[in-house]
Molecule: c-di-GMP-I riboswitch aptamer
Organism: Thermoleophilaceae bacterium
Formats: sequence, structure tokens, C1' cells
RNA sequence: UGGGUGCAGGGGCAAACCCGUCGUGAGGCGGGGACGCAAAGCCACGGGGCUCGCAACGGACGAGCCAGCCGAGCCGCCACC
Repeated sequence: UGGGUGCAGGGGCAAACCCGUCGUGAGGCGGGGACGCAAAGCCACGGGGCUCGCAACGGACGAGCCAGCCGAGCCGCCACC
């Protein structure tokens, strides 16, 4: 340095829910809080789910949201092989 594995150590992140705030909304942000996570770090490229718009329900189309739904890509601590 590369690959594999994740027992240990040092740690890290933070679901639901609650409060505040922004947003039509999905949801985002901050605080509290831990269900869990070896990438629960980054990323909207592919799939998927959700929201809004469009003549009623849909479909199609357009614009958004979700990375802790899956895949891909990038970066990454330590230990052992």
C1' cells in the first nucleotide's frame, strides 16, 4: 500500500417519540432522546417509496423529498490474517 475479516480497544453516528423552527407538503434544521448501525460517512447516477402541480379518480408528464429501502461510485479509524 492492496485485499479479506470484524473478536477487542479508542471512539463515532442517532430510529421512534417530544419541544422549537422552516416548508403547501413529503420532509429539513436545532435541542432532548436511543431503536439500532462496521461505513447509520459523502453522493440523487440507476431502481424504489413519498409529496406537490396538472379537468374528478387514476395514468402520463413536470417539479420536489427520502442516503437508517436496494444497487452503483468516492472517502475512511483500529485490530487480526